[in-house]
Context: one part of a larger RNA
RNA sequence: CUGGGCAUAAAGGGUUCGCAGGCGGUCUUGCAAGUCAGAGGUGAAAUCUAGCGGCUUAACCGCUAAACUGCCUUUGAAACUGCAUGACUUGAGGACAGAAGAGGAAAGCGGAAUUCUUGGUGUAGCGGUGAAAUGCGUGGAUAUCAAGAAGAACAUCAGUGGCGAAGGCGGCUUUCUAGUCUGUAUCUGACGCUCAGGAACGAAAGCUAGGGUAGCAAACGGGAUUAGAUACCCCGGUAGUCCUAGCCGUAAACGAUGGGCACUAGGUGUGGGAGGUAUCGACUCCUUCCGUGCCGUAGUUAAUGCAUUAAGUGCCCCGCCUGGGGAUUACGAUCGCAAGAUUGAAACUC
Numbered sequence: 001c002u003g004g005g006c007a008u009a010a011a012g013g014g015u016u017c018g019c020a021g022g023c024g025g026u027c028u029u030g031c032a033a034g035u036c037a038g039a040g041g042u043g044a045a046a047u048c049u050a051g052c053g054g055c056u057u058a059a060c061c062g063c064u065a066a067a068c069u070g071c072c073u074u075u076g077a078a079a080c081u082g083c084a085u086g087a088c089u090u091g092a093g094g095a096c097a098g099a100a101g102a103g104g105a106a107a108g109c110g111g112a113a114u115u116c117u118u119g120g121u122g123u124a125g126c127g128g129u130g131a132a133a134u135g136c137g138u139g140g141a142u143a144u145c146a147a148g149a150a151g152a153a154c155a156u157c158a159g160u161g162g163c164g165a166a167g168g169c170g171g172c173u174u175u176c177u178a179g180u181c182u183g184u185a186u187c188u189g190a191c192g193c194u195c196a197g198g199a200a201c202g203a204a205a206g207c208u209a210g211g212g213u214a215g216c217a218a219a220c221g222g223g224a225u226u227a228g229a230u231a232c233c234c235c236g237g238u239a240g241u242c243c244u245a246g247c248c249g250u251a252a253a254c255g256a257u258g259g260g261c262a263c264u265a266g267g268u269g270u271g272g273g274a275g276g277u278a279u280c281g282a283c284u285c286c287u288u289c290c291g292u293g294c295c296g297u298a299g300u301u302a303a304u305g306c307a308u309u310a311a312g313u314g315c316c317c318c319g320c321c322u323g324g325g326g327a328u329u330a331c332g333a334u335c336g337c338a339a340g341a342u343u344g345a346a347a348c349u350c
Base pairs, nucleotide, nucleotide: 003322004321005320006319007304008303012318014201015200016199017198021194022193023192025088026087027086029084030083031082033081034080035077036076037075038074039073040072041071042070049065050064051063052062053061054060091191092188093187094186095184096183097182098181099180103177104176105175106174107173108172109171110154114150115149116148117147118146119145120144121143125136126135162169163168206247207246208245209244210243211242215241216240220236221235222234223233258317259316260315261314262313263312266295267294268293269292270291271290272289273288274287275286276285299306300305323350324349325348332343333342334341335340
């Protein structure tokens, strides 16, 4: 240096961007670094291999050949890689014309519900459960009507519907802003793909400071249940949940499936476009591009299954695995306010 793998057996990095690196479309011309061919030199001997021979044989030894797959010099070749030159448009990007969307940020507004406060009506219960009790209530509760306050979440629409790189995103309006798709084939002319390090984003919980706190609710208190009940059920209830600024950097961060390109039967839904047919017109029907589901052939798989959104057939690049435990550990290092995170062994044992 080389193998086989990574949906479920060990194994895809949480996600994206991206320097170095690796890989890279078509045509022309040149160079000759890689590459290929010829020649020359060198590649010590021993060893190895083959043939022959010597010790009675063997090990061992001798002779000859081959080999030493390498390096250097030189003469050529020019397909491929490379370098250089010029050109191309199909990859990539731009322009123009359209399209859909809970994509992101900020500000404002809205109604239903809940709780609380005040007032009215009204009287003995309410609440809760499997059944109860704690709890609330004659200091007037529950119920009901009116007014007010507050915070949080946005029923129906709602859909294997949409958008986003992932995390995620759902009332309405405005402002700012990112991406995607279709059509034209107008411009640039390989500007591309991937990406160790690196950077940014990253649910919930948690942390720091300052606000806020209606409902819910770890911890905690009480009532039940039970042999016990540090639980499940009930009554309360604080952090937290919410906002602003910062930190943390992890999840079954899942499609348990890295990204890109190309190719490989079909059928049937659905979301966004475009074109055609048809019609008075809307439908319908046909074609095509992008997204998203289901079924299924070949193929593949240990099987389940996957199957043009591949787990099929190939190429390029990255990450990761290599028996179970020890071990999401120890030590060290880096990061963090901390909690801890990342990296990550060994002894021993089966």